[in-house]
RNA sequence: GGGGCCAUAGCUCAAUUGGGAGAGCGUAACGCUGGCAGUGUUAAGGUCGUCGGUUCGAUCCCGUCUGGCUCCA
Numbered sequence: 001g002g003g004g005c006c007a008u009a010g011c012u013c014a015a016u017u018g019g020g021a022g023a024g025c026g027u028a029a030c031g032c033u034g035g036c037a038g039u040g041u042u043a044a045g046g047u048c049g050u051c052g053g054u055u056c057g058a059u060c061c062c063g064u065c066u067g068g069c070u071c072c073a
Stems, first nucleotide, its partner, number of pairs: 001072007010025004019056001027043006049065001051063003
């Protein structure tokens, strides 16, 4: 330098006809317990990496840039 893949909650990751943003763990409150541990319920938590394009509508399609992994040179 060129090709491929990846980027979504604090962490690990889902999300296929393009229209609802989610799970587990963690966190907070409350209940159960004499207490701890454990467990249950509820809640908080997101510019869906950046910028632009297509579309009535984009996490999803197209392009750009940034970062990471990998292959070739």
Molecule: transfer RNA
Organism: uncultured Methylomonas sp.